This is a predicted structure of an 83-nucleotide RNA (c-di-GMP-I riboswitch aptamer). It was read from a public genome assembly, where an Rfam model found it. Rfam family: c-di-GMP-I riboswitch aptamer. Its family is annotated with cyclic-di-GMP binding in the Gene Ontology. Rfam's curators write: GEMM was predicted in a large-scale screen for bacterial structured RNA regulatory elements. Model confidence (mean pLDDT): 81 of 100.
[in-house]
RNA sequence: GCUCUAACGGGGUAAACUAUCCGUAAGGAUAGGGCGCAAAGCCUCGAGCCCCGACGUUAUGUCGGGGUAGUCAGGUUCCCGAA
Numbered sequence: 001g002c003u004c005u006a007a008c009g010g011g012g013u014a015a016a017c018u019a020u021c022c023g024u025a026a027g028g029a030u031a032g033g034g035c036g037c038a039a040a041g042c043c044u045c046g047a048g049c050c051c052c053g054a055c056g057u058u059a060u061g062u063c064g065g066g067g068u069a070g071u072c073a074g075g076u077u078c079c080c081g082a083a
Base pairs, nucleotide, nucleotide: 004081012037013036017032018031019030020029021028022027035070041076042075043074044073046072047071048068049067050066051065052064053063054062055061
């Protein structure tokens, strides 16, 4: 250095829930909160999942729009460090 992720330390992030606000909804923002996370950092909705609308022969189907990155996947970068 590459691969890798046991231990220690530092640091980061922030599930459920609560309050306020935005949205038809899924869901999102901020504050509190802390279940977890070695990429739960960043970027990309490709697959999956969720919501709305239209069509419809009612097949959980097709089409359009939206959401989700803490479901999976791809790209890229990164703290400590044993085997």